This is a predicted structure of a 72-nucleotide RNA (transfer RNA) from an Alphaproteobacteria bacterium. It matches the Rfam family "tRNA". By type it is a transfer RNA. Taxonomically the source falls in Alphaproteobacteria (Bacteria, Pseudomonadati, Pseudomonadota). The sequence was found in a public genome assembly.
[in-house]
RNA sequence: GCUUCUGUAGCUCAGUGGUAGAGCGCGUCCUUGGUAAGGACGAGGUCAUGGGUUCAAGUCCCAUCAGAAGCU
Numbered sequence: 001g002c003u004u005c006u007g008u009a010g011c012u013c014a015g016u017g018g019u020a021g022a023g024c025g026c027g028u029c030c031u032u033g034g035u036a037a038g039g040a041c042g043a044g045g046u047c048a049u050g051g052g053u054u055c056a057a058g059u060c061c062c063a064u065c066a067g068a069a070g071c072u
Stems, first nucleotide, its partner, number of pairs: 001071007010024004018055001026042005048064005
């Protein structure tokens, strides 16, 4: 330098163009003599950045940035 893949909650990851989710973690409460375990509720997101297409984009297209792998 070229090619491919990845980027979504604190972490690990789902998400077939039509309401952004799960597990773990975090907070409050219930339960217990007290913990652990269990249960209920809740907070937490500029979907990497900027454009484009569309009635509508996390999803499709382009560029940029970051990371990973491969080739030279």